[in-house]
Molecule: Bacterial RNase P class A
RNA sequence: UAAGCAGAGCAGGCGAUCGCUGCCGGCGGAUGAGGGCUGCGCCUUCAGAAGACGGCAGAGGAAAGUCCGGGCUUCACAGGGCAGGAUGCCGGUUAACGGCCGGCGGAGGCGACUCCCGGGACAGUGCAACAGAGAAGUACCGCUCAUACGCGGCCGAGAUCAUAUCAACGCAGCGUAAGCAAGGGUGAAAAGGUAGUGUAAGAGACUACCGGCUUCGCAGUAAUGUGAAGUGCUGUGUAAACCCCAUCCGAAGCAAGACCAAGACGAGGACCAUGGGCCGGCCCGGUCCGUUCUCAGGUAGGUCGCUCGAGGCCGUCGGUAACGGCGGUCCCAGAUAGAUGAUCGUCCAACGACAGAACCCGGCUUAUCGCUCUGCUUAUCUU
Numbered sequence: 001u002a003a004g005c006a007g008a009g010c011a012g013g014c015g016a017u018c019g020c021u022g023c024c025g026g027c028g029g030a031u032g033a034g035g036g037c038u039g040c041g042c043c044u045u046c047a048g049a050a051g052a053c054g055g056c057a058g059a060g061g062a063a064a065g066u067c068c069g070g071g072c073u074u075c076a077c078a079g080g081g082c083a084g085g086a087u088g089c090c091g092g093u094u095a096a097c098g099g100c101c102g103g104c105g106g107a108g109g110c111g112a113c114u115c116c117c118g119g120g121a122c123a124g125u126g127c128a129a130c131a132g133a134g135a136a137g138u139a140c141c142g143c144u145c146a147u148a149c150g151c152g153g154c155c156g157a158g159a160u161c162a163u164a165u166c167a168a169c170g171c172a173g174c175g176u177a178a179g180c181a182a183g184g185g186u187g188a189a190a191a192g193g194u195a196g197u198g199u200a201a202g203a204g205a206c207u208a209c210c211g212g213c214u215u216c217g218c219a220g221u222a223a224u225g226u227g228a229a230g231u232g233c234u235g236u237g238u239a240a241a242c243c244c245c246a247u248c249c250g251a252a253g254c255a256a257g258a259c260c261a262a263g264a265c266g267a268g269g270a271c272c273a274u275g276g277g278c279c280g281g282c283c284c285g286g287u288c289c290g291u292u293c294u295c296a297g298g299u300a301g302g303u304c305g306c307u308c309g310a311g312g313c314c315g316u317c318g319g320u321a322a323c324g325g326c327g328g329u330c331c332c333a334g335a336u337a338g339a340u341g342a343u344c345g346u347c348c349a350a351c352g353a354c355a356g357a358a359c360c361c362g363g364c365u366u367a368u369c370g371c372u373c374u375g376c377u378u379a380u381c382u383u
Base pairs, nucleotide, nucleotide: 001379002378003377004376005375006374007373008372009371010370012347013346014345015344016343017342018341020058021057022056023055024054025053027051031047032046033045034044035043036042037041060354064365065364067363068362069361070360071359072253073252074251075250084249085248086247087246088245089103090102091101092100093099104118105116106115107114108113119244120243124242125241126238127237128236140184141183142180143179144178147177148176149175150174151173153171154170158166159165192210193209194208195207196206197205211233212231213230214229215228216227217226218225219224257304258303259302260301266295267294268293269292270291271290275289276288277287278286279285311330312329313328314327315326316325317324318323
């Protein structure tokens, strides 16, 4: 210098004017409560609404999706089980997690590094399209006739008086029964692989190496790695099919929920023209209506929940790291129809990306114009 790998940070700045939400300050005094008195109006003390003024603060790295986990709240709950759901190599971290960190194994890259829903297929059931003979104990092509049998051929011991006829043994061949699973072909996958011995042909049948399995040793907390010995090693794949095993999970969610509570409704008591209506008339009694008091549930409405929190920043210590301990420092939106904006000027290469809190927090995922920084790898050049 070029090409790359991993990670971190920023997310327009400044000024002016006008707005919005919250808090604070001194004004302001509607209104309420207490006390005093010459008492039914004054005085005084406290609290304090509206309003205007001033000051301070005011979205994010994802506030998003709502996919996991936790706090918090209400309900449920002796204990155990079934059903259902989630997770799944090992160790660590945490409030918890399906997250994160480190490692192991596998795959890719020259490398920095990246990727992987990574338990169990001798518990059982299922499935394996197309192709192929066969998808789990298969034989289509093929190989072989060792054994048994058949066929024709060659040879010709021998039988016969015989040149003719018959013909044992043997030889190679073809075939049937049979043997084989090496080779071909199909397929994602075909019964460990390669080479040899062996054989009629073959085959872990046997041998060597590789792979597998079992046991033991060593290293490691472990996953696992490695070495030795033994074992010829039938029994495919699929669990992101049901399923089995282990671990974890009660349900619903801030419109959760708690408190105050007008009017109206409800319950009870009292009162009134010994009120009015009804129970056929009258009396008694009952009941409804009226006035008033008390109480309960609770609507509108209000208050709380609500933002100080597993909190941010800095330093230091432990740890490879995730993370944790200690010390210092800071307070950083809290609305309820829901604020965080608009205009102008100016700077930068730029018109400025994705996008807007609603109980809070830890993650994951998705969206994102650009800019800056750090560490590392490979190649080339120069000294």